[in-house]
Overview
The RNA shown here (transfer RNA) has 71 nucleotides and comes from a Pseudomonadota bacterium. RNAcentral holds the sequence, with entries from ENA. Model confidence (mean pLDDT): 82 of 100.
RNA sequence: GGGAGUGUAGUUAAGUGGUAUAACUCCGGUCUCCAAAACCGGUGUCGGGGGUCCGAUUCCCUCCACUCCUG
Numbered sequence: 001g002g003g004a005g006u007g008u009a010g011u012u013a014a015g016u017g018g019u020a021u022a023a024c025u026c027c028g029g030u031c032u033c034c035a036a037a038a039c040c041g042g043u044g045u046c047g048g049g050g051g052u053c054c055g056a057u058u059c060c061c062u063c064c065a066c067u068c069c070u071g
Base pairs, nucleotide, nucleotide: 001070002069003068004067005066006065007064010024011023012022013021018054026042027041028040029039030038047063048062049061050060051059
């Protein structure tokens, strides 16, 4: 230089155009002499920009970061 892939919550992941989900974490509560565990509840997320569409995490373009293959 050429090609391919990944980017979603603090972490690991799901989600093929119609209310963004789960687990763990974190916060609050119940229980306990206290704590842990267990149980109940809650907070919080689509890498940046643009386009298509009534509607975009999803489709298209571009940029950024990372990974792999090739020279």